[in-house]
RNA sequence: GCCCGGGUGGUGAAAUUGGUAGACACGCAGAGUUUAAGCCUCUGUGAAGAAAUUCGUGCCGGUUCGAGUCCGGCCCCGGGCA
Numbered sequence: 001g002c003c004c005g006g007g008u009g010g011u012g013a014a015a016u017u018g019g020u021a022g023a024c025a026c027g028c029a030g031a032g033u034u035u036a037a038g039c040c041u042c043u044g045u046g047a048a049g050a051a052a053u054u055c056g057u058g059c060c061g062g063u064u065c066g067a068g069u070c071c072g073g074c075c076c077c078g079g080g081c082a
Stems, first nucleotide, its partner, number of pairs: 001081007010026003019065001027045006046055003058074005
């Protein structure tokens, strides 16, 4: 340099036809239980704001009524070829 795969909350991962983003698990917080803790059970858990609301899928553009998903450029990670 060329080709392929990937980048989504604190972490790992879903969202497979473009149509409510974050299911599910872990972690964390609170409560129950315990002498206390662990295990287990329940509830909550992206950001800003007093709230209404607004923003959020690596970055910047484009297409579309609507983009995590499609198109272009760039950055980063993994693999292959030379």
Molecule: transfer RNA
Organism: Candidatus Harrisonbacteria bacterium CG10_big_fil_rev_8_21_14_0_10_49_15